[in-house]
């Protein structure tokens, strides 16, 4: 350098419950909080799945796989 891998260290996200505001719902936004995450970064018309709703039509989750792109690093 690949590849697999997650021991230490830095620095990351942040699930539930609870306020708040949108939405008819899944659910988002903000605050608060850590259950847990080595991609819990990004991607939802153009993999599959799961979900909602006035249901074949329109939507929602990426913290289900998946695709992609990356920070350290010790056996």
């Nucleotide at each position: 350098c690949a590849a697999a891998u997650g021991a230490a260290a830095a620095g990351g996200c942040a699930a539930a419950c609870c306020u708040a505001u949108c939405g008819u719902g899944a659910g988002a936004u903000a605050g608060a909080g850590a259950c847990g995450c080595a991609a819990a970064g990004c991607u939802a018309u153009a993999g599959g799945g799961u979900c909602u709703u006035u249901a074949u039509g329109a939507g929602a989750c990426a913290g289900c796989c998946a695709g992609u792109u990356a920070c350290c690093a010790a056996a």